The RNA shown here (FMN riboswitch aptamer (RFN element)) has 136 nucleotides and comes from an Elusimicrobiota bacterium. The model forms 100% of the base pairs in the Rfam consensus. It matches the Rfam family "FMN riboswitch aptamer (RFN element)". About the family: The RFN element is a highly conserved domain that is found frequently in the 5'-untranslated regions of prokaryotic mRNAs that encode for flavin mononucleotide (FMN) biosynthesis and transport proteins. The prediction has a mean pLDDT of 81.

[in-house]
């Protein structure tokens, strides 16, 4: 530093203020919020080499996962659905920087339609971090 197996721990955030209404954190104005893994011209460090370097870091809408619906099936399992960005600067190289304007969010439930209340869920996972075989 690396493939394997076995364990253990972590592992999602948000309606402030106002309006109408018998009711609304669902409508409206408006305010708020981005899991994970890669990418990366940002930032922060490193140096006999000052590089198109090396190490850490950076995308909700680029590229891929995940929870989550639906079908099928006695079950195992197996199949299918699954959101959203452009412009302009710099640059040798950004749909990621830096400016500027949009836009998007499973299911159920509710005195009214919900990314943000409550509920499955003290659950499950993408997955990250250690230990341990373990001597090499």
């Nucleotide at each position: 530093a690396u493939a394997a197996a076995u364990c253990u721990u972590c592992g999602g955030g948000a309606a402030a203020g106002g309006g109408u209404g018998u009711a609304a954190a669902u409508c409206c104005c408006a305010a708020c919020c981005g899991g994970c893994g890669g990418u990366g011209u940002u930032c922060g460090g490193c140096c006999a080499g000052c590089g198109c370097g090396c190490c850490g870091u950076a995308a909700g809408u680029c590229c891929g996962c995940g929870a989550g619906c639906c079908c099928u099936u006695a079950a195992a399992a197996g199949g299918g659905c699954a959101g959203a960005a452009c412009c302009u600067g710099u640059a040798a190289g950004a749909u990621u920087c830096a400016g500027g304007u949009a836009c998007c969010g499973a299911c159920g439930g509710u005195a009214a339609a919900a990314g943000u209340c409550c509920g499955g869920a003290u659950g499950g996972a993408a997955g990250a971090a250690g230990a341990u075989u373990a001597g090499a």